The RNA shown here (SAM riboswitch aptamer (S box leader)) has 96 nucleotides and comes from uncultured Dialister sp. Of the family's consensus pairs, 97% are formed in the model. Model confidence (mean pLDDT): 83 of 100.
RNA sequence: CUCAUCAAGAGCAAUCGAGGGACUGGCCCGAUGACAUUGCAGCAACCAUUCAAUACGAACCGGUGCUAAAUCCAACAGCUUAAGCUGGCAGAUGAG
Numbered sequence: 001c002u003c004a005u006c007a008a009g010a011g012c013a014a015u016c017g018a019g020g021g022a023c024u025g026g027c028c029c030g031a032u033g034a035c036a037u038u039g040c041a042g043c044a045a046c047c048a049u050u051c052a053a054u055a056c057g058a059a060c061c062g063g064u065g066c067u068a069a070a071u072c073c074a075a076c077a078g079c080u081u082a083a084g085c086u087g088g089c090a091g092a093u094g095a096g
Base pairs, nucleotide, nucleotide: 001096002095003094004093005092006091011040012039013038014037015036019029020028021027024074025073026072041067042066043065046063047062049059050058051057071090076087077086078085079084
C1' cells in the first nucleotide's frame, strides 16, 4: 500500500502500583488495585492443517488475534421535525 472484518462471543489468579479506555470532546473504568506483564482458562475461526465436497461446511491441541461498555459514544458529509439512518475519515485485527 491492497483486500476482508469490526452491534455476536469469551475471566480468574499472581506481580506491580496510578493512571487507563489510540488521538480531541463526552462518558466510563480505577487504591474494593484499574492499565500493564506473567500463568492458567476460555472465545473466535483470518491463516495453516485435517475431514468433507459446494456449504460464505465441519473439526482445530499449530501461527495470530481477542476475553468492560457497538471500534464505549460522538467527531466529517448527506438524509431526517426529531428519534434515528447511510456513507466517509481515523483506528484495530488478519491475509498478501